Context: one part of a larger RNA
Parts: sequence; C1' cells; structure tokens
RNA sequence: CUGGGCGUAAAGCGUACGUAGGCGGCUUUUCAAGUCAGAAGUGAAAGCCUGGGGCUCAACCCCAGAACUGCUUUUGAAACUGGAUCGCUAGAGUCCCGGAGAGGUUGGCGGAAUUCCGAGUGUAGAGGUGAAAUUCGCAGAUAUUCGGAGGAACACCAGUGGCGUAGGCGGCCAACUGGACGGGAACUGACGCUGAGGUACGAAAGCGUGGGGAGCAAACAGGAUUAGAUACCCUGGUAGUCCACGCCGUAAACGAUGUGUGCUAGUUGUUGGGCCCUCAGGGUUCAGUGACGGAGCUAACGUUUUAAGCACACCGCCUGGGGAGUACGGCCGCAAGGUUAAAACUC
Repeated sequence: CUGGGCGUAAAGCGUACGUAGGCGGCUUUUCAAGUCAGAAGUGAAAGCCUGGGGCUCAACCCCAGAACUGCUUUUGAAACUGGAUCGCUAGAGUCCCGGAGAGGUUGGCGGAAUUCCGAGUGUAGAGGUGAAAUUCGCAGAUAUUCGGAGGAACACCAGUGGCGUAGGCGGCCAACUGGACGGGAACUGACGCUGAGGUACGAAAGCGUGGGGAGCAAACAGGAUUAGAUACCCUGGUAGUCCACGCCGUAAACGAUGUGUGCUAGUUGUUGGGCCCUCAGGGUUCAGUGACGGAGCUAACGUUUUAAGCACACCGCCUGGGGAGUACGGCCGCAAGGUUAAAACUC
C1' cells in the first nucleotide's frame, strides 16, 4: 500500500464555525474532458510466455508466434460523471403567526442559615468523640431575645423535567440578546453535506494584577489513634474557593458511541406545539426526552427509529505489551506545563 477495524478488547479530535479538497436533488438542450467502440502509427533488439528446431540430453543456441495491458493521431456513440444552458421545488434558507425554556450578558432586589460585633436575661459549664484530649468559658462562655455588619450559596417548587454545539446553566425582577420548536406556504431556487490546515469557545485546579474574604478548606500546627500514623477522627488554620481584567487549554471533557442524510415491527411514560372527536377524556401528527422489546447486528455483554440494524458522503483515529504519551527538536505558555512525537533495549 491492499486490507480489517474504532460502546466495553488498540482506536471518535472536548465542542463548534469554516478555508482548500472530497461528495452532491428533479428536468431541457448542447459540448465531448472523463467513459465506450472502430481504425492507423508507435510500443528497438535481446529477455519473459507459447509452439517448433540444433548441439547424444540439459544448461545454452536458432526460428516463428504471442505479448508489450502504454502513448499519439483519427472516426464515431452520448446512457453515466463533468462543462455550459432552459426550467422545477421534495433538500437548504427567508418571511408571517404562536407558545415553551436554570440558553447568554448586565444591573437591581429578597428571605433563610453560618460567622462576627453591640446590648438584655442568665450561670457553670460548653464543644467534640468509639472513648477522649487539644480548644472556648467566672475578664461571664454555651443557651436565649433584640439590633447591626459582611460574604457566599439560593431550601421547598424539582421531575430518567427544561435549555445549550460542548464545557455547562437553578431565589426574584428588569433591560439587552442567541438558538430551537409548532403552524402557514408568501418568497429565493440546490444556495447543500463533510471538512486537512485554521479560528473561536472550553469544568476544576493553577498563574499574573487589583479587590474581597462569612463558611469551607490543600499546606501547616496541635490533640487523639497506632508498633509506627508524615493518614483516616478531633480542635484550629493559610493559599484557594468569590469579583474584575488577562493567561492556561487540560479531564472517566463519557453515551467511554464523529457529523449529515435516507430506510427498517411494536408497547408504555413524559416535555413543548398542531389537528380532530360522541371532549371526564380519547385519537392522531411534528419536535425532544426515558423505560421495555421483535427482526437484524454483536465474541459476549448488550444495542434496537435517540442503532451498536441496512446503506451512502466526508473527516478523525488504531495496528502486540513495556520503554512512553517519555527523550530530542519544533510550536505555544509568565510559570506550571501543553501540543506534535520517536528509538535503543526488553518480553
């Protein structure tokens, strides 16, 4: 390379947008690049292959044929691919109407709770554990009542509920704003799919500058436990957790399942719309989200219209274990490190 694969055995990029490229709906006419057919030229000889022949055979040699799958020119064909062209509306998009939603950003507001501070009542304990101790408390703690400060998070509603491409999003209100869905079928007329590079977004932790700091809490200190205890338990406690701006770019970033399109039994929930009915309710349809399940698939487990079934288009990735996601080099980063990515050796 030809292959075979990628839910769990090695293997789907964290997600999206998109450049080049690859692929692409129905129809008219045309061209003839691809394609197909005929012809001509060329494709040196030797060699290879086939059939004969000569050395006593063979190797070797000689003769003939075939082959040389290619290239060039030319004559034609027009189904398919391609180019041009006339149209179309089933793909895609626009428009109008409608409702749903923790989608995003900014600002404001609210109550519960923890902690702290002030004041009142009140007195000897409180706290913590398996049991204790460190710790707090007669300088008045714990408990309880009132007032105040401040930060963070939003109980119930809450739901295999909703929204978002993914990461993710949850008190209430307002402003700004993205997308999806249902219905109509007015408009455009293939405008589409995928996507190497590239670009953007991207949990937590971490980094820089400046704020903030209630609770929690790496590190750290002490008390226990223990043979020891650099832990598990307890008392404290700093970074951090929060905000603004700028980096980092990784996760079991998981459905361990790339994206898009079409097709292939059903049953039963649920969310948002539409339509119909003899409307308590039932039926049907579109879009989502669950459970079960026939065929099929699968090594099995399982999966099953939300496919891992049947197909097509395009991309990514895998090729025994260790060495190693490491070294070196490049690129990126303030750093931490990230990304790309071997070999020797060994089993």